Context: one part of a larger RNA
RNA sequence: UGACGGGGCCCCGCACAAGCGGUGGAGCAUGUGGUUUAAUUCGACGCAACGCGAAGAACCUUACCUGGGCUUGACAUGCUUGGGACAGCGCUGGAAACAGCGUCUCUCCUUCGGGAGCCCUUGCACAGGUGCUGCAUGGCUGUCGUCAGCUCGUGUCGUGAGAUGUUGGGUUAAGUCCCGCAACGAGCGCAACCCUCGUUACUAGUUGCCAUCAGUUCGGCUGGGCACUCUAGUGAGACUGCCGGUGAUAAACCGGAGGAAGGUGAGGAUGACGUCAAGUCAUCAUGGCCCUUACGCCCAGGGCUACACACGUGCUACAAUGGUCGGCACAAAGGGUCGCUAAGCCGCGAGGUGGAGCUAAUCCCAAAAAGCCGGCCUCAGUUCGGAUUGGAGUCUGCAACCCGACUCCAUGAAGGCGGAAUCGCUAGUAAUCGCGGAUCAGCAUGCCGCGGUGAAUAUGUUCCCGGGGCUUGUACA
Numbered sequence: 001u002g003a004c005g006g007g008g009c010c011c012c013g014c015a016c017a018a019g020c021g022g023u024g025g026a027g028c029a030u031g032u033g034g035u036u037u038a039a040u041u042c043g044a045c046g047c048a049a050c051g052c053g054a055a056g057a058a059c060c061u062u063a064c065c066u067g068g069g070c071u072u073g074a075c076a077u078g079c080u081u082g083g084g085a086c087a088g089c090g091c092u093g094g095a096a097a098c099a100g101c102g103u104c105u106c107u108c109c110u111u112c113g114g115g116a117g118c119c120c121u122u123g124c125a126c127a128g129g130u131g132c133u134g135c136a137u138g139g140c141u142g143u144c145g146u147c148a149g150c151u152c153g154u155g156u157c158g159u160g161a162g163a164u165g166u167u168g169g170g171u172u173a174a175g176u177c178c179c180g181c182a183a184c185g186a187g188c189g190c191a192a193c194c195c196u197c198g199u200u201a202c203u204a205g206u207u208g209c210c211a212u213c214a215g216u217u218c219g220g221c222u223g224g225g226c227a228c229u230c231u232a233g234u235g236a237g238a239c240u241g242c243c244g245g246u247g248a249u250a251a252a253c254c255g256g257a258g259g260a261a262g263g264u265g266a267g268g269a270u271g272a273c274g275u276c277a278a279g280u281c282a283u284c285a286u287g288g289c290c291c292u293u294a295c296g297c298c299c300a301g302g303g304c305u306a307c308a309c310a311c312g313u314g315c316u317a318c319a320a321u322g323g324u325c326g327g328c329a330c331a332a333a334g335g336g337u338c339g340c341u342a343a344g345c346c347g348c349g350a351g352g353u354g355g356a357g358c359u360a361a362u363c364c365c366a367a368a369a370a371g372c373c374g375g376c377c378u379c380a381g382u383u384c385g386g387a388u389u390g391g392a393g394u395c396u397g398c399a400a401c402c403c404g405a406c407u408c409c410a411u412g413a414a415g416g417c418g419g420a421a422u423c424g425c426u427a428g429u430a431a432u433c434g435c436g437g438a439u440c441a442g443c444a445u446g447c448c449g450c451g452g453u454g455a456a457u458a459u460g461u462u463c464c465c466g467g468g469g470c471u472u473g474u475a476c477a
Base pairs, nucleotide, nucleotide: 001477002476003474004473005472007471008470009469010468011467012466013465015461016460019425020424021423022422023421026316027315028314029313030312031311032310033309034307035306042053043052064302065301066300067299068298069297070296073126077125078124079123082120083119084118088103089102090101091100092099093098106117107116108115109114128291129290131289132288133287137285138284139280140279141278142276144274149188150187151186152185153184154183155164156163157162168179169178170177194268195267196266197265199236200235201234202233203232204231205230208226209225210224213223214222215221239262242256243255244254245253246252318418322377323376324375325374326373327372328371334365335364336363339358340357344353345352346351384415389410390409391408392407393406394405395404431453432452433451434450435449436448437447
């Protein structure tokens, strides 16, 4: 100087408390451990691994296993031998890869010797490796933590390590600001500048809108209009600016006015010096090591989907604030031409048929659901719950046996609110309800977004956890 303390003081955070909803019990989905296996590819392991890499494992992917094949190679560059367009097509063998045979077959330049391009082939340099080392690395990332800290120049003090500044008195979300001070300044962080939302003016008026006028098949449908809604661009607006009080006359705090919004308006993006030899050699790059008729490459099939068990994360429930049937409403944000697919018709349905429209403020996906109004159910393992299983189907795809999703009929399991323990959340939040998107042929209870309905509680900082500052002890560095 740090680190640590079941030392002290001060202060923060859904850290506790106050509250609401869960997990832990059940069934299923998914990841992991373990076990099994020819293989169940690899990585990730307290927080910060475990719906994680994977934003899509039937083949492919795929790295694993078994078997069949190749050896200048699936891919790159250069030299070299011989030949020809390459490709395609047919036959035979085969699971295919591939092997054999047949057929077809060059272009451009030319001094007619040949040269160039492309392909096949011979040989050589070399290719190739998701093989090892993340404890050799770059890059990227997680974490402490959006915590308020981390440093430097000059000066001063100390023999020196170093200190001072950065401590102190107030204050703040903040090393934020004020005052004081052997310090005076500065940098990286904080804040602001950026994006979205909330108010408003102007500009613009189609695909959007409809107040007034006319027509109307009653649909903004048509004429018309751009006021309104909206769309999307440029501005305005909030600064403790104003008033009162407290304070040290300061910084600031408390209350108030006006205002759509008030003291950081709400949310996002933004992550200092560093820590964990944290994670990644399997995104990529890369040193070293290793393989080179194989640890490289191609193919078929299998596996990654196994199952006594254990754990994590979720979904669905256990019902009446519910279930079911009929009727009637109200979104936002997205996606669509190899696509989204309307009306109509067929089917109980998944779906089929059909083909209008749309390169989309125009058309389509598209029904929003919870909700509201009625009918039934009456506390029961039930008209709760839907696992499991049998049968029959639909769709995608070369192909759904291993191993897809969905539909219909039948079947109807556990489950009556969950031990110790444990998680999230402070407001348009939690809870609850549906909708969309990426990936994607097909496949979502996951992930990323969107809106609808919409709470309870916070007396407080003694305690648990994490963090910041000052100080103290130390046999630690």

About this RNA:
Small-subunit ribosomal RNA, 3' major domain from an uncultured organism, 477 nucleotides, folded computationally. The RNAcentral record of the full RNA draws on ENA and SILVA. Its Rfam family is "Bacterial small subunit ribosomal RNA". Its family is annotated with structural constituent of ribosome and ribosome in the Gene Ontology. Its mean pLDDT, the model's own confidence on a scale to 100, is 84.